c-di-GMP-I riboswitch aptamer from a soil metagenome, 71 nucleotides, folded computationally. Model confidence (mean pLDDT): 89 of 100.
[in-house]
RNA sequence: GACAAGGGCAAACCGUCUGCAAAGGCGGGACGCAAAGCCAUGGGUCCCCUCGGGAUUGCCAGGCUGCCGAA
Repeated sequence: GACAAGGGCAAACCGUCUGCAAAGGCGGGACGCAAAGCCAUGGGUCCCCUCGGGAUUGCCAGGCUGCCGAA
């Protein structure tokens, strides 16, 4: 970060599995994404067997890494 190239990921929804739940896995499916790759460190939000534990990075920041090479 380009009306570039090769590609990549995959929202909602549906099916199925796991979980108390939030939610997550797998398959289908594409709303979108230049890091929509990884990390739960800070903030926010959500859940609970509630003071402790868990979830969310495609909520906002931060850290690390990666493809291409026009302006």